[in-house]
RNA sequence: CAUCUAUCCAGAGCGGCCGAGAGACCUGGCUCGUCGACGCCGCAGCAACCAUCCGCAGCCCCACGGGGCCGCGGAACGGUGCUCCCGCCAGGACCGAUGGAGC
Numbered sequence: 001c002a003u004c005u006a007u008c009c010a011g012a013g014c015g016g017c018c019g020a021g022a023g024a025c026c027u028g029g030c031u032c033g034u035c036g037a038c039g040c041c042g043c044a045g046c047a048a049c050c051a052u053c054c055g056c057a058g059c060c061c062c063a064c065g066g067g068g069c070c071g072c073g074g075a076a077c078g079g080u081g082c083u084c085c086c087g088c089c090a091g092g093a094c095c096g097a098u099g100g101a102g103c
Base pairs, nucleotide, nucleotide: 001102003101004100005099006098007097008096013043014042015041016040017039021032022031023030025092026091027090028089029088044083045082046081049079050078052075053074054073055072056071058069059068060067061066087095
């Protein structure tokens, strides 16, 4: 970014700074917030999308040493993400967020 694709009822919080609204947008509700929310920073954690490593099954190649592709399971040192309420709920909208790919 007028692109493609997967996911969005599981899981995981403390400290410091700030100071009035916040939970994306609209309507209605609900919730959080001067006992300091939201946000920012630090640390810690969660998860397993990408990368990496390990195991197993299948297919293909082979100079028989091995190599490649794909699927499933596991690990968690790397790149992101996430850590109130189902994306807070219902309805709406060319909805939004995050990962991977492409440009």

The RNA shown here (SAM riboswitch aptamer (S box leader)) has 103 nucleotides and comes from Kocuria sp.
The organism belongs to Kocuria, within Bacteria.